[in-house]
Record summary:
This is a predicted structure of a 75-nucleotide RNA (transfer RNA) from uncultured Candidatus Acidiferrum sp. The coordinates come from a structure-prediction model, not an experiment, and the mean pLDDT is 81. Taxonomically the source falls in Candidatus Acidiferrum (Bacteria, Pseudomonadati, Terriglobia, Candidatus Acidiferrales). It matches the Rfam family "tRNA".

RNA sequence: GCCGAGGUAGCUCAAUGGUAGAGCACCGCAUUCGUAAUGCGGGGGUUGAGAGUUCAAGUCUCUCCCUCGGCUCCA
Numbered sequence: 001g002c003c004g005a006g007g008u009a010g011c012u013c014a015a016u017g018g019u020a021g022a023g024c025a026c027c028g029c030a031u032u033c034g035u036a037a038u039g040c041g042g043g044g045g046u047u048g049a050g051a052g053u054u055c056a057a058g059u060c061u062c063u064c065c066c067u068c069g070g071c072u073c074c075a
Base pairs, nucleotide, nucleotide: 001071002070003069004068005067006066007065010024011023012022013021018055026042027041028040029039030038048064049063050062051061052060
């Protein structure tokens, strides 16, 4: 340099173009003599950045950035 996969909550991952969610973690309450476990509830998101298409974009298109894998080693 070329090709492919990926980037969404603190972490691991979902989401048919139509309300952005789950598990774990965190906070509160219940339970317990107390802790853990368990149960109930709660907070937390510029969906990597920018632009385009659309009534509507995490999702489709383009450019750029980052991560991983493969190919190439040329000028």